[in-house]
RNA sequence: UUGAUCCUGGCUCAGAACGAACGCUGGCGGCGCGUUUUAAGCAUGCAAGUCGGGGGGGUCUAUUGUAGCAAUACAGUAGAUCACCGGCGUACGGGUGAGUAACACGUGAGAACUUACCUUGAGAUGGGGGAUAGCCGAUAGAAAUAUCGGGUAAUACCGCGUAUGCCGAGAGGUGAAAGAUACUUUAGUAUCGUCUUGAGAGAGUCUUGCGUCCAAUUAGCUAGUUGGUGGGGUAAAAGCCUACCAAGGCGACGAUUGGUAGCCGGCCUGAGAGGGUGUACGGCCACAUUGGGACUGAGACACGGCCCAGACUCCUACGGGAGGCAGCAGCUAAGAAUAUUCCGCAAUGGGAGAUAUCCUGACGGAGCGACGCCGCGUGAAUGAAGAAGGCAGAAAUGUUGUAAAGUUCUUUUAUAUGGGACGAAUAAAUAUAGUGAGAGAAACGCUAUAUGAUGACUGUACCAUAUGAAUAAGCCACGGCUAACUCCGUGCCAGCAGCCGCGGUCAUACGGAGGAUCCAAGCGUUAUCCGGAAUUACUGGGCGUAAAGAGUUGCGUAGGUGGCAAUGUAAGUCUCGAUAGAAAGACGACGGCUCAACCGUCGGAACUAUCGGGAAACUACAUAGCUUGAGUAUGGGAGAGGUAGAUGGAAUUUCUAGUGUAGGAGUGAAAUCCGUAGAUAUUAGAAGGAACACCGAUGGCGUAGGCAGUCUACUGGCCCAUUACUGACACUAAGGCACGAAAGCGUGGGGAGCGAACGGGAUUAGAUACCCCGGUAGUCCACGCCGUAAACUAUGGAUGCUAGCUGUUAUCAGUAUCGACCCUGGUAGUAGCGAAGCUAACGCGUUAAGCAUCCCGCCUGUGGAGUACGAGCGCAAGCUUAAAACAUAAAGGAAUUGACGGGGUCUCGCACAAGCGGUGGAGUGUGUUGUUUAAUUCGAUACUAAGCGUAGAACCUUACCAAGGCUUGACAUCCUGCGAAGGUCGCCGAAAGGUGACCGUGCUUUAUUGAACGCAGUGACAGGUGUUGCAUGGCCGUCGUCAGCUCGUGUCGUGAGAUGUAUGGUUAAGUCCAUUAACGAGCGCAACCCUUUUAGCUAGUUGAAUUUCUCUAGCUAGACUGCCCUGGUAACAGGGAGGAAGGAGGGGAUGACGUCAGGUCCGUAUUACCCUUAUGUCUUGGGCUACAAACACACUACAAUGGCCGGUACAGAGGGCAGCUAAGCCGCGAGGCGGAGCAAAUCCCAUCAAAGCCGGUCCCAGUUCGGAUUGCAGGCUGAAACCCGCCUGCAUGAAGCCGGAAUCGCUAGUAACGGUAAGUCAGCAUAUUACCGUGAAUACGUUCCCGAGACUUGUACACACCGCCCGUCAAACCAUGAAAGUCGCCAAUACCCGAAGUUCCGCCUCAGGCGGACCUAAGGUAGGGGAGAUGAUUGGGGUUAAG
Repeated sequence: UUGAUCCUGGCUCAGAACGAACGCUGGCGGCGCGUUUUAAGCAUGCAAGUCGGGGGGGUCUAUUGUAGCAAUACAGUAGAUCACCGGCGUACGGGUGAGUAACACGUGAGAACUUACCUUGAGAUGGGGGAUAGCCGAUAGAAAUAUCGGGUAAUACCGCGUAUGCCGAGAGGUGAAAGAUACUUUAGUAUCGUCUUGAGAGAGUCUUGCGUCCAAUUAGCUAGUUGGUGGGGUAAAAGCCUACCAAGGCGACGAUUGGUAGCCGGCCUGAGAGGGUGUACGGCCACAUUGGGACUGAGACACGGCCCAGACUCCUACGGGAGGCAGCAGCUAAGAAUAUUCCGCAAUGGGAGAUAUCCUGACGGAGCGACGCCGCGUGAAUGAAGAAGGCAGAAAUGUUGUAAAGUUCUUUUAUAUGGGACGAAUAAAUAUAGUGAGAGAAACGCUAUAUGAUGACUGUACCAUAUGAAUAAGCCACGGCUAACUCCGUGCCAGCAGCCGCGGUCAUACGGAGGAUCCAAGCGUUAUCCGGAAUUACUGGGCGUAAAGAGUUGCGUAGGUGGCAAUGUAAGUCUCGAUAGAAAGACGACGGCUCAACCGUCGGAACUAUCGGGAAACUACAUAGCUUGAGUAUGGGAGAGGUAGAUGGAAUUUCUAGUGUAGGAGUGAAAUCCGUAGAUAUUAGAAGGAACACCGAUGGCGUAGGCAGUCUACUGGCCCAUUACUGACACUAAGGCACGAAAGCGUGGGGAGCGAACGGGAUUAGAUACCCCGGUAGUCCACGCCGUAAACUAUGGAUGCUAGCUGUUAUCAGUAUCGACCCUGGUAGUAGCGAAGCUAACGCGUUAAGCAUCCCGCCUGUGGAGUACGAGCGCAAGCUUAAAACAUAAAGGAAUUGACGGGGUCUCGCACAAGCGGUGGAGUGUGUUGUUUAAUUCGAUACUAAGCGUAGAACCUUACCAAGGCUUGACAUCCUGCGAAGGUCGCCGAAAGGUGACCGUGCUUUAUUGAACGCAGUGACAGGUGUUGCAUGGCCGUCGUCAGCUCGUGUCGUGAGAUGUAUGGUUAAGUCCAUUAACGAGCGCAACCCUUUUAGCUAGUUGAAUUUCUCUAGCUAGACUGCCCUGGUAACAGGGAGGAAGGAGGGGAUGACGUCAGGUCCGUAUUACCCUUAUGUCUUGGGCUACAAACACACUACAAUGGCCGGUACAGAGGGCAGCUAAGCCGCGAGGCGGAGCAAAUCCCAUCAAAGCCGGUCCCAGUUCGGAUUGCAGGCUGAAACCCGCCUGCAUGAAGCCGGAAUCGCUAGUAACGGUAAGUCAGCAUAUUACCGUGAAUACGUUCCCGAGACUUGUACACACCGCCCGUCAAACCAUGAAAGUCGCCAAUACCCGAAGUUCCGCCUCAGGCGGACCUAAGGUAGGGGAGAUGAUUGGGGUUAAG
């Protein structure tokens, strides 16, 4: 996720964090942080120098002396400075994270080592030598630089001697040095050095235990490889290297290979366990343009050194040279994105030096950036006329809101001025005192005291004064999650969206506004990580049906686990102690910046490793035991267990022969098919293959698959009983071996029946199916493959424990019996129901899905997909293993209520059936569709529209069309002005209307005016049959007068819900009865109401001559299964009596909860929108009445049960004053004249009926049926009858002779037939609503059609079968597989070539040069491998409101 529920399960959000970025906004300060991307390339400056107290010199300054008149020269002294030789440093500090899955790192343990400077101990510092740079001279070159000659110094270099040392068993061998300065004065002393050798500290090197990512679609890797010996090599162990020997070494406890990655302290998150991460700070490692190499040195294979090779950049005179920001700034590029070419060595630290001092882009600071954390501010109090303005509004008001203004205060911050720190000291030096060594009162060292210079930041922090609320608020959100609501605009558009989802004319979800909420110098968004997520489950999940038990576990390896009791050991375990576990961080306490962030001091905790001491319950190990687990023996037993062979009868088919004749077979019905060439049927015989009826069973056996006639042989397992034996031998089982239905494959047989494919016949819209006739593989056998099934109990195996009852199989014991049965109990199976318990529920329940232990397998949303690629297996088919991209908010399980079913059971209804009469055919009427039209106004349109709205369109109605007018309007209210109102007469016009003339002047009053009315004007407004019935009220239709629909309490269920309302009867009925975890109640049913039928009573006008009676009106009575019989517990049913009426007596009104977004905005009401000189309103005329066609409902007929003519009889219910209209007269008639009576039981419509009855005529025909159509002449209504009314008379006389498929109504005073009245209405009924008259037929019954109700069942439906939904095709988009190939990349292999360089060899003019050898970077050639990009075409997959 569902209509709702429970569960499973994913997706999403709320929290915290950040080296962040982006959008809007931005007052201040402190402390931190700042190229996460291109280990891309770099202009410029700086980042490592220092020492003259190691050396020889150059230059400059000062000064002394000598010479000189002087300039100057020479010789000294002191100082500064420069290149060179030399020493130390440059291996630190600083940067970066490319590489690295490794002893790289973390942690612990080690050894075969080195160590400049420093500390400390011992000793020495004797005596010689030859060079070389600088310099001078010369030369080459553009430059970089190089060459030759000459001469020179040292703390540079080399010997000799000696030495505690080192090597060696020993003999013996090897093997150092350097001076400078100060003071004294030639005798030394001191300081700093130098050399040798110990020790230390700190630093480094090496080895090793443990820990340290992903992939098995990477399973085998390895020849210096593993070990040994000799040799070499290193500071040092070692295949580190080499020669020889051996054949080892690593690996499912994951080697090798591939991918990714610097590791850690820590940081983020989390309750924790964990998960993620490695920026800044700290430790380690690695790297320095790419690759290789060594040199020097204590230390490097060296960021600011060297050599070589490659790429790139620059200079060049083209010959050749130079360079390396992953140092600090800065530039370019890349990117969403990351700063100043700043100041200073004042502090801390480092290098050199005896020192002063010099150097130090380490560092200390400042600058930029809201990037983060922390703090402060943007004012405080008072202030109701609740101001104005805004917004909303039921127009009362509400809200913004004490908010503002106003009044009174404050001054952090800001601005200005003034003062003004800490960070600075044990500096050097000098002086004094003490002291050490010393020949020394010198010089020097040490100690103490005093004096004593130095600040980048910075005139900064801080303090004071002045001014004045003055200089300072935004951002997101307001449908739910989630705190916060209204108006306007928009109209599935524009847009929003984290998820659910908003938007189709009333949007709290879009955009704007007002308001309110949250946070606040920030607020939101995006990316990422953890959390929530018990959603990988160690803590802490599951697998019958949701994803998940491999087909079996037969044999069983590794591994894991393991019965009872004893002794020992001490690996695990527990305990005590020690060492390590850096600092920082975290935590706690205290302290310093005004607080905090930040910083300092102190403290403890934690985790892990190693070592030592102790304990011995448990696990483990060792030893020796036990019997209950397991196994063996003995005696019985059942069985479709397996394999092979033999054999039997029934049946099918075929063949042969006989009998026999026309059919058989097959189906829903048929046909194909077989048969007169003799079938089917029947008799006899033969052949051949396959399968085994009855027994037969929720019976048996087997590990599973599976196994069935009978007999024989061989053979596996199981069960029961009994006593013996072994002595834990056990359980599980990754890989492995084996077995494994059906179908299929190979080879060879066999082939009766059946029978994929295929052929034919049917069915059908089609029928590549279901049905029928045939029929090949196959099915059978042997051998060999395949290895899968809903291989299911959808339930892995083993062991123990936890109520029972019932059946059955095998067997034993007891009891019983002569014996077999019966009965009771045990063990092993196999079934049914059930306690507890479990489960989401269904269900499971000693055969567990309960309670526990052990082992294995498997699962982690859905689709993509059990698919692709790869690999293994297979003859093939295919199987096993097994992804991703992408898409998606669900997919799913169980149960609930409905709805549905061409599911089931029961019941009802004019539902069918049985009947009667119609419709559908004809003509006409009316309505509708369609078409036409200027308009043919609009609505209704399955049942539930169509003689419906319309209870009646000539004008009006009227809403439509054309034309002509009006614009505060035809109608309502308010205001102003004029006029009473009103009437009469002209002209124009179709009218509406326009425009004139005249008459008239009333009522009221405070004498202005006011009321009603008319005209004119102004604006508020009127008006709208304009839109939305899907915004609504009200009313109505329908299911349906169907028997249903619910509630309270209780009970059951985790829950939706159930129960009640189920079951059995009964009824028209959920009507009633019985039973029942239900007991009651409500709306419906029924009854109460009206009417009708009978009787009585009362009253009686206009009825009745009169009382009865009839009639009218009112009130009562009567019917209740009350009585009898039968059945039944009862409800009730059947029959009967009486009665006017009998089981609801007939009819009506009455319509439950709800359904259809059913109908109506054009009855009225009404939200919203729209029109406002028109969509309003007035008028005239037209239209709604058109007419190819179709449909619906009626009327009239087609005739003799009839038509026509004459006579004659009987109703009910209505209506009537702008009305009904009598008598009488006129007219053939419609009607006219007339005017009595009647507001009606009195009069009239209205003779009152018609069908009926009696009599006559017609004689079966398009008629004496039928009356359409048309002509003529009339009547009535009405201003008006042409479009377009009704009626009458005469004439005309159409279609039609009972209606195809189909379909409608009706169960009794009903159908059918007959007339009457009313409403509407001036007039206009074949319609509607009422009324009475005449007055039937039939119902066996519920199988079927339709509809309904109840129960039940299935469901993937819930908009509910007009549902849902699958696949192909067509279209668009997305990712992906294959593909002739193409393109670079990666790691190896083989070979070629081979720089620099170490080592070795040879030669020479020997500090060196030349040549060669091995190895090797780069490069080349070759064939393969791996990952990737791309590729015409092609395969499937996914997605997409209306194909």
Molecule: small-subunit ribosomal RNA
Organism: uncultured Candidatus Saccharibacteria bacterium